[in-house]
Context: one part of a larger RNA
């Protein structure tokens, strides 16, 4: 920009693009066959690899803003306790989140129209023949069916709803943000409010803070005390910040 008014939704599918694999084991049945050794088709169920896809409740990895314990060293006058720096100083854990080694889920069933190939009917050619007319089966394959995309499908579809001569319906910018993201886009929210962040709570994580008592000559160890600390989780609560105000926007 079109898609012959401007908008919000919900959609059809023209087409397009992914999937497409396979192994074993039970059972049928030690039948069928076969002297016998052997040993099945057909069908019924289970259970793997390998490859996708989704997810994070478990099992685990990370988790440089969590917590501990530790070393050397400046420092805060000192003591005590702490900060900084030494690779995140080392280490021992680990909450959200991403995460596979952990979990679920798929390949299909069914239908259509065939190919080698098997038929039926059946003449040319009184017999015979699957063909010559006709008609019926047949494959991981083809076309559907599964999944995602999809009317720039310019052949521009369809429904349903608003908006009407007036700055409408919608939309955008702004701004508080997301599990959404490179920016753009998407979503959520904007005081008629729970978007963020703060504050309280709970879950989770560390692991029992400091200061003070006591007991030990001391290192140190017991109580107060599942303690004091806490980044993403979950809730509650308007304390903060989302104010006001502004653009655009309907008959070629």
């Nucleotide at each position: 920009c079109g898609u012959a008014g401007g908008a919000g939704a919900u959609u059809u599918g023209c087409g397009a693009g992914a999937c497409c694999c396979u192994g074993u084991c039970g059972u049928u049945a030690g039948u069928a066959c076969g002297a016998g050794a052997g040993g099945a088709c057909c069908g019924c169920g289970a259970u793997g690899g390998a490859c996708a896809g989704a997810c994070c409740a478990c099992u685990g990895g990370u988790g440089c803003a969590u917590c501990a314990g530790u070393u050397g060293u400046u420092c805060c006058g000192c003591c005590a306790g702490g900060a900084g720096c030494a690779c995140u100083g080392c280490u021992g854990a680990g909450u959200a989140g991403c995460u596979a080694a952990g979990u679920c889920u798929g390949g299909a069933a069914g239908g259509g129209a065939u190919a080698a190939g098997u038929g039926c009917u059946g003449a040319a050619a009184g017999c015979a023949u699957c063909u010559a007319a006709g008609c019926a089966c047949g494959a991981a394959g083809c076309c559907u069916g599964u999944c995602u995309c999809a009317a720039g499908a310019u052949a521009a579809g369809a429904u349903c709803u608003c908006c009407a001569c007036a700055a409408a319906a919608g939309g955008g910018g702004c701004g508080u943000u997301g599990c959404a993201g490179a920016c753009g886009a998407c979503g959520a929210c904007g005081u008629a409010g729970a978007u963020a962040g703060g504050c309280u709570g709970c879950a989770g994580g560390u692991g029992u803070a400091a200061a003070u008592a006591c007991g030990g000559u001391g290192a140190c160890g017991u109580a107060u005390g599942u303690a004091g600390c806490c980044g993403a989780g979950c809730a509650g609560u308007a304390c903060u910040a989302a104010u006001u105000a502004c653009c655009c926007g309907a008959a070629a």

Predicted 3D model of a 252-nucleotide part of an RNA (large-subunit ribosomal RNA, domain VI) from Anaerophaga thermohalophila DSM 12881.
The RNAcentral record of the full RNA draws on SILVA.
Taxonomically the source falls in Anaerophaga thermohalophila (Bacteria, Bacteroidota, Marinilabiliales, Marinilabiliaceae).